[in-house]
Molecule: transfer RNA
Organism: Candidatus Micrarchaeota archaeon
RNA sequence: GCCUCGGUAGCUCAGUCGGUAGAGCGAUGGACUGUUAACUUCCUCGUAAGAGGAGGCAGCGAUCCAUAGGUCGCAGGUUCAAGUCCUGCCCGGGGCG
Numbered sequence: 001g002c003c004u005c006g007g008u009a010g011c012u013c014a015g016u017c018g019g020u021a022g023a024g025c026g027a028u029g030g031a032c033u034g035u036u037a038a039c040u041u042c043c044u045c046g047u048a049a050g051a052g053g054a055g056g057c058a059g060c061g062a063u064c065c066a067u068a069g070g071u072c073g074c075a076g077g078u079u080c081a082a083g084u085c086c087u088g089c090c091c092g093g094g095g096c097g
Base pairs, nucleotide, nucleotide: 001096002095003094004093005092006091007090010025011024012023013022019080027067028066029065030064031063033061034060035059039056040055041054042053043052044051045050073089074088075087076086077085
């Protein structure tokens, strides 16, 4: 230098023949449930020190619901309409010389 594949949400990726930009994970909020040391409330036992039991908050976990989050690598072009087609460039993977 040339060929080829890729660049889409924070991450991993879909997106059909050009016709509403999406999924999973993650984030945030909520519902419900489990667990729960210390602390705390109540009850029981005890002369007391204490012991036992039931519940509550934080935290953590399971499930479910909702919400937010995008210059579709960049810049042009074609088109009524572009993530998608065309041109140039940038970045990454592979190949050739």